[in-house]
Context: one part of a larger RNA
RNA sequence: GAUUAACGCUAGCGGUAUGCAUAAUACAUGCAAGUCGAGCGGCCAGCAAUGGCAGCGGCAAACGGGUGAGUAAUACAUAUUCAAUCUACCCUUUAGAGAAGAAUAACUAGUUGAAAAACUGGCUAAUACUUCAUAGGAAAUAUUUUCGCAUGAAGAUAUUUUUAAAGUUGCGUUCGCAACACUUUAGGAUGAGAGUGUGUCUUAUCAGAUAGUUGGUGAGGUAAUGGCCCACCAAGUCGAUGACGAGUAGCUAUGCUGAGAGGUAGAAUAGCCACAAUGGAACUGAGACACGGUCCAUACUCCUACGGGAGGCAGCAGUAGGGAAUUUUUCACAAUGGGCGAAAGCCUGAUGGAGCAAUACCGCGUGGAUGAUGAAGGUUUUCGAAUUGUAAAAUCCUUUUAUUUGGGAAGAACAGUUUUGAUAGGAAAUGAUUAAAAUUUGACUGUACCAUUUGAAUAAGUAACGGCAAACUUCGUGCCAGCAGCCGCGGUAAUACGAAGGUUACAAGCGUUAUCC
Numbered sequence: 001g002a003u004u005a006a007c008g009c010u011a012g013c014g015g016u017a018u019g020c021a022u023a024a025u026a027c028a029u030g031c032a033a034g035u036c037g038a039g040c041g042g043c044c045a046g047c048a049a050u051g052g053c054a055g056c057g058g059c060a061a062a063c064g065g066g067u068g069a070g071u072a073a074u075a076c077a078u079a080u081u082c083a084a085u086c087u088a089c090c091c092u093u094u095a096g097a098g099a100a101g102a103a104u105a106a107c108u109a110g111u112u113g114a115a116a117a118a119c120u121g122g123c124u125a126a127u128a129c130u131u132c133a134u135a136g137g138a139a140a141u142a143u144u145u146u147c148g149c150a151u152g153a154a155g156a157u158a159u160u161u162u163u164a165a166a167g168u169u170g171c172g173u174u175c176g177c178a179a180c181a182c183u184u185u186a187g188g189a190u191g192a193g194a195g196u197g198u199g200u201c202u203u204a205u206c207a208g209a210u211a212g213u214u215g216g217u218g219a220g221g222u223a224a225u226g227g228c229c230c231a232c233c234a235a236g237u238c239g240a241u242g243a244c245g246a247g248u249a250g251c252u253a254u255g256c257u258g259a260g261a262g263g264u265a266g267a268a269u270a271g272c273c274a275c276a277a278u279g280g281a282a283c284u285g286a287g288a289c290a291c292g293g294u295c296c297a298u299a300c301u302c303c304u305a306c307g308g309g310a311g312g313c314a315g316c317a318g319u320a321g322g323g324a325a326u327u328u329u330u331c332a333c334a335a336u337g338g339g340c341g342a343a344a345g346c347c348u349g350a351u352g353g354a355g356c357a358a359u360a361c362c363g364c365g366u367g368g369a370u371g372a373u374g375a376a377g378g379u380u381u382u383c384g385a386a387u388u389g390u391a392a393a394a395u396c397c398u399u400u401u402a403u404u405u406g407g408g409a410a411g412a413a414c415a416g417u418u419u420u421g422a423u424a425g426g427a428a429a430u431g432a433u434u435a436a437a438a439u440u441u442g443a444c445u446g447u448a449c450c451a452u453u454u455g456a457a458u459a460a461g462u463a464a465c466g467g468c469a470a471a472c473u474u475c476g477u478g479c480c481a482g483c484a485g486c487c488g489c490g491g492u493a494a495u496a497c498g499a500a501g502g503u504u505a506c507a508a509g510c511g512u513u514a515u516c517c
Stems, first nucleotide, its partner, number of pairs: 001516003005513005012364006018357002020322001025320003029317003034059003039056002042053004066275003075200008085192002090188003095183002098132004107122006136163012167180005201247003208238003213235006220228001250272004254265004277298005300311004328354001330353003336350001337348004367397004377388004402454001405451003411444001416439008461506005466487003472501005482489002
């Protein structure tokens, strides 16, 4: 000098940040991921319009949020490669959307069960499922052109094989148009996967380690390379430039310190990684081996009619425990962003705000000027006086803050709806794009800010004073009580203990302790 600090004494205000470092311990309660009726059939309420409910179906739930246990390299940082790869939604682009069929949930009738739930028979729909057609694509074989950094890559022709689709809403009617969805082709964007070089803590009181081990051939697997997996063959591979083992640890941008070199840390914020009670596994899907999904095992907790079931805060609050120590079971989706939806909108403990804490940084204040017969009081005294000290009182001012009363933002841009145009296309009408006007939306919040009323009024402490090191005297004590970072102080004149007066330093803080430089 610094800190996610804690403790002691003290404390007026504001702004901006930060706030379980320990038990990745266990968790009561509430909320944290839904949405679409413009995909579908039902049930309920209602005269109807319409609304509600669960189910089938679609998209999302792989994001956002948390934590740092593991991990010393399957991680991270940086550079580079993929001719060895995938990519939902989005943008551009090509071509299309023809024909047919069988079910099933909901519902209904039953059965079993304490419950969770399960089973049987019957009915029905779809943008759910299946089959056929057509197209391009893909794959294989043959011929061939061009190119490259090796394996090879791109293209052309022929043959064979395989493989698509779905509607809904609006508008007009000449049987179409538009929007959103659907299928397919080529490209992009975004995201992800894989390879390679270099760098990344301590330890030799760890010296040898290794059989899928190292390489090859073949087959499998993957989006893709590869002992990734398997069969066979060979006997390799790594290592004092530290293999293997042990300990410790998320990595980085960055922070702190220092003239620098360096040392040290990895809070908040941002990027990457890993994890979700512990261990294992796959399913769905463009994407997971999935925090608030599934299955199995284990430990623990809860319910039970003892047959069997339910659960996972390292999401936001909150509780117990541990600890020197770390906040509210708050408001709102108004803004920003995300999911779904044609849209209105719904959801969002992300986020925006408020609350608590001097935890940190920054800013402001606790008054200003004049004022000597240098008052009183305190302290000291050589008893003359000195000091506290212009300090107070007193006089004249000011009003930040506080208080009273009143006014009062910005953050709001939209989206939607209505009206009026414009552009391109069209048979027309919808519709698309775009412009203007009107209407409308604020949790914070009657907040910031402004004006105004009152009146110096509402506001100073903490530590030190022997030397280091700025600041001294008296009294008490008498190697006692005590102090102390080091040297040391105290045994009757203690500037070092305790108190008082005075002084010094910093100041809404000051000091101590801990840690780093």

A computed fold for a 517-nucleotide part of an RNA from an uncultured bacterium, annotated as small-subunit ribosomal RNA, 5' domain. The prediction has a mean pLDDT of 83. The RNAcentral record of the full RNA draws on ENA.